[in-house]
About this RNA
c-di-GMP-I riboswitch aptamer from Salibacterium salarium, 92 nucleotides, folded computationally. Its mean pLDDT, the model's own confidence on a scale to 100, is 86. Its Rfam family is "c-di-GMP-I riboswitch aptamer". The literature on the family includes a 2007 paper in Nucleic Acids Res by Weinberg et al., "Identification of 22 candidate structured RNAs in bacteria using the CMfinder comparative genomics pipeline". The source organism's lineage runs through Bacteria, Bacillati, Bacillota, Bacillaceae and Salibacterium.
RNA sequence: UCCAGAAAAAGGCAAAUUUGUUGAAAAACAGAUACGCAAAAUCACAGGUCUAAGGUUUGUUAUUAACAAACUAUGGUGGCUGGGUUGCCUGG
Numbered sequence: 001u002c003c004a005g006a007a008a009a010a011g012g013c014a015a016a017u018u019u020g021u022u023g024a025a026a027a028a029c030a031g032a033u034a035c036g037c038a039a040a041a042u043c044a045c046a047g048g049u050c051u052a053a054g055g056u057u058u059g060u061u062a063u064u065a066a067c068a069a070a071c072u073a074u075g076g077u078g079g080c081u082g083g084g085u086u087g088c089c090u091g092g
Stems, first nucleotide, its partner, number of pairs: 002092004012037002017032006035079001041085003045082003048077003054072008
């Protein structure tokens, strides 16, 4: 340096739930807690996926307008997959 592994040792992260805050929402952050994770460290580049404030279209009612549906990411998701970067231990 590359490959493999998580048996050992030292550690690490934290699902769901819940409390608070932010947000239109998805969701994020902090505390408690632990389902699990050998990169469940980090990065939205590609795909997937979630949401639809705003925008567009359609329909209904109708005086402005209101309601409903569909589409749409510039918003999320790294604990969805791929990929980039970095890293502890053991073995080869």